[in-house]
Predicted 3D model of a 72-nucleotide RNA (transfer RNA) from Wickerhamiella sorbophila.

RNA sequence: GGGGUUAUAAUUUAGUUGGUAGAAUAGUAACUUUGCACGUUAACAACUCGAGUUCGAAUCUCGAUAUCUCCA
Numbered sequence: 001g002g003g004g005u006u007a008u009a010a011u012u013u014a015g016u017u018g019g020u021a022g023a024a025u026a027g028u029a030a031c032u033u034u035g036c037a038c039g040u041u042a043a044c045a046a047c048u049c050g051a052g053u054u055c056g057a058a059u060c061u062c063g064a065u066a067u068c069u070c071c072a
Stems, first nucleotide, its partner, number of pairs: 001071004006066002010025004019055001028042004048064005
């Protein structure tokens, strides 16, 4: 320098051919206990960035960034 893969919550991830962003773990609060742990419940929290197409984009198109990988 060229080709390819991946990017969703603090972490691990689901989401298929466009139509509500879902779960687990962790943390927080309440209940429970003499207290802790366990357990139950609730809330919080995310689509890498920028543009385009569309009534509507995590999803399609283009570009950028980062990760991994192959070739040179």

Rfam family: tRNA. It is annotated as a transfer RNA. Rfam links the family to the GO term triplet codon-amino acid adaptor activity. NCBI's taxonomy places the organism under Eukaryota, Ascomycota, saccharomyceta, Trichomonascaceae, Wickerhamiella.